The prediction has a mean pLDDT of 75.
A computed fold for a 142-nucleotide RNA from Planosporangium flavigriseum, annotated as c-di-AMP riboswitch aptamer (ydaO/yuaA leader).
Lineage of the source: Bacteria > Bacillati > Actinomycetota > Micromonosporaceae > Planosporangium.
[in-house]
RNA sequence: GGCCGGACACCGCCGAAUCGCGCGAGCGAACCGGGAAACCAAAUAUUUCCUUCGGGGUGAAUCCGCGGUCCCCCAGCCGCGGUAGGGCGUGCUUCCCGUCCGAGCCCGACAGCUAACUCGGUAGGCGGUCAGGGAAGAAGGA
Numbered sequence: 001g002g003c004c005g006g007a008c009a010c011c012g013c014c015g016a017a018u019c020g021c022g023c024g025a026g027c028g029a030a031c032c033g034g035g036a037a038a039c040c041a042a043a044u045a046u047u048u049c050c051u052u053c054g055g056g057g058u059g060a061a062u063c064c065g066c067g068g069u070c071c072c073c074c075a076g077c078c079g080c081g082g083u084a085g086g087g088c089g090u091g092c093u094u095c096c097c098g099u100c101c102g103a104g105c106c107c108g109a110c111a112g113c114u115a116a117c118u119c120g121g122u123a124g125g126c127g128g129u130c131a132g133g134g135a136a137g138a139a140g141g142a
Base pairs, nucleotide, nucleotide: 010128011127012126013125014124018029019028020027021026030122031121032120033119034118035117040112052109054110055107056106057105058104063082064081065080066079067078068077069076085101086100087099088098089097092137093136094135095134096133
């Protein structure tokens, strides 16, 4: 001097997942989610559809095509490509452009909406030596 890794501080990202108090267990605020009337929707008569082809919740995370697995088919699973939808591009808005995600988990036969009421969550995972660029506007600070 180079490369790799770690710790702390600070800054930042996804997400509701932050803050205060307490020795602690926990408590409170704030934010977030579920259940739960009337009305409406729905249901009931006819027709159609749904109800093991179960149904439902959270979340952006749906849907489609192709290929593989299976004696064949279906389903499931795996892979590829796309897609509804979503995040980021460092305070806010609009446009262009770029880039990434497009999962997982849970309830347990059961839930439309829903005031009162009621039950819960406040985790986890990342980045900060490689570049983003352009246009317009508003507000604030020095």
The sequence was found by an Rfam model in a public genome assembly.